[in-house]
RNA sequence: GGGCCUAUAGCUCAGUUGGUUAGAGCGUCCGGCUGAUAACCGGGAGGUCAUCCGUUCGAAUCGGAUUAGGCCCA
Numbered sequence: 001g002g003g004c005c006u007a008u009a010g011c012u013c014a015g016u017u018g019g020u021u022a023g024a025g026c027g028u029c030c031g032g033c034u035g036a037u038a039a040c041c042g043g044g045a046g047g048u049c050a051u052c053c054g055u056u057c058g059a060a061u062c063g064g065a066u067u068a069g070g071c072c073c074a
Base pairs, nucleotide, nucleotide: 001073002072003071004070005069006068007067010026011025012024013023019057028044029043030042031041032040050066051065052064053063054062
C1' cells in the first nucleotide's frame, strides 16, 4: 500500500427477504421469600444501533466515506 471481517444496553450476544413500539442472558436497582445470605419469584432503570452523508414513504438492516479493532497478501 491492497483485500476481507467486526462495531447493537455496563459485559457477552441475537435481531428472519427494509415496515412503524430494538430484544435476550448476566450484571445493577427496588420489592417478595428467609432468622440471615445465596438461590428462586415479581418489577424497574439502562441503547446517539461506531460517526457522517446518501438511497427510500420508511434504514440497526441497502450504498459511499471516515474512525477503531482483528485477519490475510505485498

A computed fold for a 74-nucleotide RNA from a bacterium, annotated as transfer RNA.